[in-house]
RNA sequence: GGCUGGGUAGCUUAGUUGGUAAAAGCACUUCAUUCAUAAAGAAGAGACCGAGAGUUCAAAUCUCUCCCCAGCUA
Numbered sequence: 001g002g003c004u005g006g007g008u009a010g011c012u013u014a015g016u017u018g019g020u021a022a023a024a025g026c027a028c029u030u031c032a033u034u035c036a037u038a039a040a041g042a043a044g045a046g047a048c049c050g051a052g053a054g055u056u057c058a059a060a061u062c063u064c065u066c067c068c069c070a071g072c073u074a
Base pairs, nucleotide, nucleotide: 001073002072003071004070005069006068007067010026011025012024013023019057028044029043030042031041050066051065052064053063054062
């Protein structure tokens, strides 16, 4: 340099055929429980989806350019 896969919450992931601002687990906060702590329990907060542009009534999802990560190849 070329090819393939990926970038979504603090971390690990899901997200179908584009459909009305997004789900789960762990972690975090509060409550309850306990003599106290942990576990198990209840509630809650937290990401507008790597950046930009385009298509569309509508984009995490499709197209283009760029950035980053992993693998393969020369």